Predicted 3D model of a 72-nucleotide RNA (transfer RNA) from an uncultured Flavobacteriaceae bacterium.
RNA sequence: GCCGAUGUAGCUCAGGGGUAGAGCGUUUCCUUGGUAAGGAAGAGGUCGGCGGUUCAAAUCCGCUCGUUGGCU
Numbered sequence: 001g002c003c004g005a006u007g008u009a010g011c012u013c014a015g016g017g018g019u020a021g022a023g024c025g026u027u028u029c030c031u032u033g034g035u036a037a038g039g040a041a042g043a044g045g046u047c048g049g050c051g052g053u054u055c056a057a058a059u060c061c062g063c064u065c066g067u068u069g070g071c072u
Stems, first nucleotide, its partner, number of pairs: 001071007010024004018055001026042005048064005
């Protein structure tokens, strides 16, 4: 230099046009004489950035940045 994959909650990851989710973690409460385990409820996200298409974009398209794989 060329070709691809990937970026979503603190972590690991789903979701591929129509209100953003799970597990673990975390906070509060219940249960206990007190822990652990168990149960209930909650908080936490401008979906890497910019632009475009669309009535509507995390999702489709372009550019760009990070990470990663292959080729040279």
The coordinates come from a structure-prediction model, not an experiment, and the mean pLDDT is 82. Its Rfam family is "tRNA". The family's RNA type in Rfam is transfer RNA.